Predicted 3D model of a 73-nucleotide RNA (transfer RNA) from a Myxococcota bacterium. Its mean pLDDT, the model's own confidence on a scale to 100, is 82. Rfam family: tRNA. The family's RNA type in Rfam is transfer RNA. From the family's description: Transfer RNA (tRNA) molecules are approximately 80 nucleotides in length.
Formats: sequence, structure tokens, C1' cells
RNA sequence: GGGGCUGUAGCUCAGUUGGGAGAGUGCUUGAAUGGCAUUCAAGAGGUCGCGGGUUCGAUUCCCGCCAGCUCCA
Repeated sequence: GGGGCUGUAGCUCAGUUGGGAGAGUGCUUGAAUGGCAUUCAAGAGGUCGCGGGUUCGAUUCCCGCCAGCUCCA
């Protein structure tokens, strides 16, 4: 320098022939217990890597850039 894959909640990840942003775990609060652990219930937490384009509408399609992993040179 070129090719491929990945980027979504604090962490590990799912998601869709374009329309409701989610799970587990962690966090907070409450209940059960004398307390811890544990269980149950409720809640908070997201510019969907960044910018642009297409579209009535983009996490999803297109272009550029950035970062990580990997292959080639």
C1' cells in the first nucleotide's frame, strides 16, 4: 500500500426483503430474610463508530473517513 471481517446500553451480543431499538449480565430502588447471599418486581442507562447521499422514512441500502482483528505484498 491492497483485500476481507467487525464497530448497537458499563460489559458480552442479537436485531431487520427499510417503519416498535432489544436480551443476558452489571447498576439503582422496593419486597421476602435478624443481616449477607439469593429470589422476585419496578426503573434508569443508547448521537446504533463519524460525516454525507438515496428515501415519506435508514442500525439496515450507497459513498467517504476513523478504529480494531486478519490475509497478501